Two RNAs folded together computationally: RNase P RNA and transfer RNA, 439 nucleotides in total. Rfam match: Bacterial RNase P class A. Rfam links the family to the GO terms ribonuclease P activity, tRNA processing and dimeric ribonuclease P complex.

[in-house]
RNA sequence: AGAGAAGGCCAGACGGUCGCCGGCCGCCACGCGCGGCGGGAGGAAAGUCGGGGCUCCACAGGGCAGGGUGCUGGGUAACACCCAGGGGGGGCGACCCCACGGACCAGUGCCACAGAAAGCAGACCGCCGUCCGCGAGGGCGGUAAGGGUGAAACGGUGAGGUAAGAGCUCACCAGCGGCGCGGGUGACCGCGCCGGCUCGGUAAACCCCACCCGGAGCAAGGCCGAAUAGGAGCGCAACGAGGUGGCCCGCCUCGCGCUCGGGUCAGGCCGCUGGAGACGCCGGGCAACCGGCGCCCUAGAGAAAUGACCGUCGGGAGCCAGCAGGCUCCAACAGGACCCCGCUUAUCGGUCUUCUCUGGCG
RNA sequence: GCCCCCGUAGCUCAGGUGGACAGAGCAGCGGUUUCCUAAACCGCGUGCCGGGUGUUCGAGUCACCCCGGGGGCACCA
Numbered sequence: 001a002g003a004g005a006a007g008g009c010c011a012g013a014c015g016g017u018c019g020c021c022g023g024c025c026g027c028c029a030c031g032c033g034c035g036g037c038g039g040g041a042g043g044a045a046a047g048u049c050g051g052g053g054c055u056c057c058a059c060a061g062g063g064c065a066g067g068g069u070g071c072u073g074g075g076u077a078a079c080a081c082c083c084a085g086g087g088g089g090g091g092c093g094a095c096c097c098c099a100c101g102g103a104c105c106a107g108u109g110c111c112a113c114a115g116a117a118a119g120c121a122g123a124c125c126g127c128c129g130u131c132c133g134c135g136a137g138g139g140c141g142g143u144a145a146g147g148g149u150g151a152a153a154c155g156g157u158g159a160g161g162u163a164a165g166a167g168c169u170c171a172c173c174a175g176c177g178g179c180g181c182g183g184g185u186g187a188c189c190g191c192g193c194c195g196g197c198u199c200g201g202u203a204a205a206c207c208c209c210a211c212c213c214g215g216a217g218c219a220a221g222g223c224c225g226a227a228u229a230g231g232a233g234c235g236c237a238a239c240g241a242g243g244u245g246g247c248c249c250g251c252c253u254c255g256c257g258c259u260c261g262g263g264u265c266a267g268g269c270c271g272c273u274g275g276a277g278a279c280g281c282c283g284g285g286c287a288a289c290c291g292g293c294g295c296c297c298u299a300g301a302g303a304a305a306u307g308a309c310c311g312u313c314g315g316g317a318g319c320c321a322g323c324a325g326g327c328u329c330c331a332a333c334a335g336g337a338c339c340c341c342g343c344u345u346a347u348c349g350g351u352c353u354u355c356u357c358u359g360g361c362g
Numbered sequence: 363g364c365c366c367c368c369g370u371a372g373c374u375c376a377g378g379u380g381g382a383c384a385g386a387g388c389a390g391c392g393g394u395u396u397c398c399u400a401a402a403c404c405g406c407g408u409g410c411c412g413g414g415u416g417u418u419c420g421a422g423u424c425a426c427c428c429c430g431g432g433g434g435c436a437c438c439a
Stems, first nucleotide, its partner, number of pairs: 001358010012313007020040002023037005042333001046344002049342005054217004061249004066213005071085005086100001087098004101208002107206002109202003124147002126143007155173006174198001176195008221270004231260006240254004262438003277296001279294006315330006363435007372388004381419001390406005412428005
């Protein structure tokens, strides 16, 4: 210098003018008034994909069904998230990716087409033996080394052996299982010995194993006020109905439920934002994270506000110019609606840190 | 805001437990018939199954993530 890898931060700054939405205070000729002070979106506020807080139904209880998760250890309120490690795969490397339990000692299913044969399978070509035939060839038997099919064909190489062959035998290697020793909390790893030689794949198919999950959602839920026909039909009346919807039990309540019809401003207040909170320092831990101390308060609201313009400076791109500089253009994705922790997706650019490979120079 | 459902040819829809080419009706195109048209008859094509990634030998179908469209949810007696 070029090409990369991993991680973090920012999301233009300042000033002015005109507006928008809440809060507090003051004045008042009290009205839909005026003035002052202070506040007003994000890294994803998004998708609503996981998980929790909160609220109601039993302080959510038992069983079945259903769903989810799935290497190990840890973190957390919890998770399908995060951290560290193990195993597998990719890359020269930094590093990245993996739904990664069980398919022999529970069982079932499926494996299209092709192919001889697709699960305790099988012989098309070939090879060998034998019989028939003048011969081309054919019958019977053996074989699975070679060819061919397929995503996948019952170990690989070499030697012995044989009619030809074959783990048939042997050596080495791969894989599986068992035992022992050592390391590790563990997943697992390393070494040694033995064994029969060797027995696909699929569980994001049913299923098995282990663990977890009650249902609903702020339009939850509570209080107050206003209005109406508290009417009609159906069901059941304590072997019934309901309490949020899977079923049964249990618990609680009982003239209640459903439908139609009627009414209302789709009313007001609470829930409603101070919290698993942000920042800084110290300590523990490899880390995720945890603990202590200090400091700060930062939208709460309804179909719903946070904007526009100008100036200066800064960023990027293009053009002009010998330089200084000048002119024009661009600045994303997107926006709270009970809150929080994650994941995922969208995103103009800028910037910082650490590391890898290649080339050159010293 | 919350909770559900759907996406296959131009349109409306099928596609049980993954397995030749993805099918039907209407519409469209070509031909026969007719002076011409319609009707009738014969033939034909029409799609990366909304997109992407993964599981599998193999995905319209299974899993996950996006995109687009549609629907339902107030209170009182």